Molecule: Bacterial RNase P class A
Organism: soil metagenome
RNA sequence: GAGUCGGCCAGGCAGUCGCUGUGUGCAAUAGCACAUGGAGGAAAGUCCGGGCUCCAUCGGGCAAGGUGCCAGGUAACACCUGGGGGGCGUGAGCCCACGGAAAGUGCAACAGAAAGAUACCGCCUAAGGGCUGCGCAAGCGGCAACGGCAAGGGUGAAAUGGUGCGGUAAGAGCGCACCGCGCGCGUGGCAACACGCGUGGCACGGCAAACCCCACCUGGAGCAAGGCCAAAUAGGGAAGCGAGCGGCGCGCAAGCGCCGCGACAUGUGGCCCACAUGGGCUUCCGGGUAGGUCGCUAGAGGUGCGCGGCGACGCGCAUCCCAGAGGAAUGGCUGCCCAAGACAGAACCCGGCUUAACGGCCGACUC
Numbered sequence: 001g002a003g004u005c006g007g008c009c010a011g012g013c014a015g016u017c018g019c020u021g022u023g024u025g026c027a028a029u030a031g032c033a034c035a036u037g038g039a040g041g042a043a044a045g046u047c048c049g050g051g052c053u054c055c056a057u058c059g060g061g062c063a064a065g066g067u068g069c070c071a072g073g074u075a076a077c078a079c080c081u082g083g084g085g086g087g088c089g090u091g092a093g094c095c096c097a098c099g100g101a102a103a104g105u106g107c108a109a110c111a112g113a114a115a116g117a118u119a120c121c122g123c124c125u126a127a128g129g130g131c132u133g134c135g136c137a138a139g140c141g142g143c144a145a146c147g148g149c150a151a152g153g154g155u156g157a158a159a160u161g162g163u164g165c166g167g168u169a170a171g172a173g174c175g176c177a178c179c180g181c182g183c184g185c186g187u188g189g190c191a192a193c194a195c196g197c198g199u200g201g202c203a204c205g206g207c208a209a210a211c212c213c214c215a216c217c218u219g220g221a222g223c224a225a226g227g228c229c230a231a232a233u234a235g236g237g238a239a240g241c242g243a244g245c246g247g248c249g250c251g252c253a254a255g256c257g258c259c260g261c262g263a264c265a266u267g268u269g270g271c272c273c274a275c276a277u278g279g280g281c282u283u284c285c286g287g288g289u290a291g292g293u294c295g296c297u298a299g300a301g302g303u304g305c306g307c308g309g310c311g312a313c314g315c316g317c318a319u320c321c322c323a324g325a326g327g328a329a330u331g332g333c334u335g336c337c338c339a340a341g342a343c344a345g346a347a348c349c350c351g352g353c354u355u356a357a358c359g360g361c362c363g364a365c366u367c
Stems, first nucleotide, its partner, number of pairs: 001367009011337007019038008040343001044354002047352005052222004064218005069083005084098001085096004099213002104211002106207002120153002122149003130143005161179006180202001181200008226294004236285006244261007264278005301320008338341001
C1' cells in the first nucleotide's frame, strides 16, 4: 500500500417551548408542581421458527405444504457452530437446496447430421457384394456406396469416460498402463467421508428450485387473539299488580271529609265472580352494543465475574429495570463546534433471515 474477518458507534453540547408513561405532593373533577423514563441496528419486508390466546383434537391414513451431506447447539427453525465434499482466490478467506437420473413420465431455445441411437464434412475399401480395366484363367488393379468407422473437423451450455502406446482397411476399452467411474473387502472416523487393496472394460450422457421416488417435519386462526366490568334504546325470560293516583279543606299528629281521573281488550259464559291469552305497569334475571379496563411489557431480558465446551452454547453467583401509546407521545426553535450527520419511526413479545444505508473507531489476520 492492497485486502479478509469480527465487534462497536450512529453528530455532540447548551438554552428554550412542547408531547407522553410512572412516582410523590397539592387539589381531590379537569388540573398544577417536582423528580424520573421515552425508538432501531435494522423498529422495515412480514420470509421462516417459537411463546401467548381462542377453536379443534384417542389414534391412524389421504391430500397439501415444507425440509434434504454429517454431528452438535437451541424453546424451535429454512438459524447458528464444528466437520466432510465440491467450486473460487497467491493468501487471510469466501460461495454451495449438497438425497435419488441402472422405477417411470417429461424437457433441452438457437445452432447442429444427431440432444439418444445420429452421420454434414471427413476416414476406409479388409470380408461379402456392385461398376469397371488388364488377363484364357487363377488373379492383380481402379472407382465409389444403398457398405464399414466415429479418430479428426464443424455446431452447441452439453456430443456418450480422459491421456498415451499398441492394434486396424479405417477405427473403436478392441487390448494394455495411468487417471476417472461402478462394485466388493479392509483400515481410520460417532458420522458425513477419507485412504488402501482387489475387481468390472465402462453397460449407466444432462436437468429433480420439472413431475416424480425416498426419508423426516407440519391441526387451524391470530392481540381487531382473548378475559373482565358495563349505560341508553330495542328485543328475550321470570315473578307480581288490577288496586289506586292526584288536588283541596280540617286537624299538633294519626287520620277524616269533598272533588276529579282511572280501574284495559278478547275468549269460555245467559250475567257476575273466576280462569286463559294478549296488552299495560312494577321489580328482578340473563345475553349484548357504545364505552371502560386487562392482555401490555420483568423477559428463552441486559451487564459483570467464574466454571465447562474447539465453538455455537450451557451452568452458577452478583447486579440492573431499560418506551408502552392507542388515531397513535418520543418533537420544534435558537446558538456554538466538528470529520457536516446515511438508511430509517415501536403498536403483543422473542429468536433468526433478507433488504436499506453517510461516515467513523477498535481488534485479529493475509499478500